[in-house]
The prediction has a mean pLDDT of 79. Bacterial RNase P class A from Candidatus Udaeobacter sp., 371 nucleotides, folded computationally. A source record names the gene rnpB. The source organism's lineage runs through Bacteria, Pseudomonadati, Verrucomicrobiota, Chthoniobacterales and Candidatus Udaeobacter.
RNA sequence: GAAGUCGGCGAGGCGGCCGCGGGUCGCUUGUUCGACCCGAGGAAAGUCCGGGCUCCACAGGGCAGGGUGCUGGGUAACACCCAGCGGGAGCGAUCCCAGGGAAAGUGCCACAGAGAAUAGACCGCCUAAGUCUCGCGCAAGCGGGGCCGGCAAGGGUGAAACGGUGAGGUAAGAGCUCACCAGUGCUGGCGGCGACGCCGGCAGCUCGGUAAACCCCACCCGGAGCAAGGCCAAAUAGGGGAGGAGAGACGGCCCGUCUCGUCAUGACUCCCGGGUAGGCUGCUCGAGGCGCUCGGGAACGGGCGUCCCAGAUCAAUGGCCGCCACGGGCUUCAUCGCCCGACAGAACCCGGCUUAUCGCCGGCUCCGCCG
Repeated sequence: GAAGUCGGCGAGGCGGCCGCGGGUCGCUUGUUCGACCCGAGGAAAGUCCGGGCUCCACAGGGCAGGGUGCUGGGUAACACCCAGCGGGAGCGAUCCCAGGGAAAGUGCCACAGAGAAUAGACCGCCUAAGUCUCGCGCAAGCGGGGCCGGCAAGGGUGAAACGGUGAGGUAAGAGCUCACCAGUGCUGGCGGCGACGCCGGCAGCUCGGUAAACCCCACCCGGAGCAAGGCCAAAUAGGGGAGGAGAGACGGCCCGUCUCGUCAUGACUCCCGGGUAGGCUGCUCGAGGCGCUCGGGAACGGGCGUCCCAGAUCAAUGGCCGCCACGGGCUUCAUCGCCCGACAGAACCCGGCUUAUCGCCGGCUCCGCCG
């Protein structure tokens, strides 16, 4: 210098003007005044996990269903985090793994290929045994061809072909036998809390892959969600109870006229309860932030001090101007100057994961060059 990999931090600052939501106080009490204070995020997002909280359900156990799946820790809990183990990728830093069981059973394994799991014979290798036949030979027999066959070493196909190398063996061959290597099973010792690792011994046992396919094993899981839930409560209609023969309209009043009702399925009056609109609550002080310190390798935990940090409900958190800083673009030899500034936005609250996105800084690795 360049390529890569991992981690951390920030999310512009100051001032002025106008405006919005909430709280406290004041007063001249205003949904509309004044002062002061507070007012989005690292992801508020996706709603994918896990909890708190609320209501409903629930003796216990099982079935069904769903989830998780190496080990040890952390945590309120987790499919999260930390530290390890095993496997895989990479020269490396580092990254990835849904990482129990395929020797309980079932299913599946495209294309190619003879054969894809109690495997198979296309090319190939072999005629020892059986049989037919030809040639030579007096004969025993020798040589050739066919049939019936034997073999799986070599070639070829495939992601994968039923261990590998060598020797013996054989007609040719083959764990058929042997030595070594690899795997598997059983077993002994040592190290580690453990996953597991290291060093041996025995057995020719050689068994393919796939369980985010069914399935088996172990462990975990009740359901619904702040539109949860609680409280107050109009109008209209309907329900219950009590009274009840009149009530209402026209009209200043009486008479009068009209409507509804008249022993009840009852006009009308009063009361009660459910409940709708609407309002209040839940609502934000919390597994809280920051600092110091102690324990721990870390995740994290303990102690002390300090701070209060959005609660809207058609939904506030905004706009303009000036200066400065950072990054990018244009222009210039350079300065100056001009333009642009990411993703996005609370809605009961937390812990995670994932996704989107701008900038800065640092550690480590590989490569090149120079000394």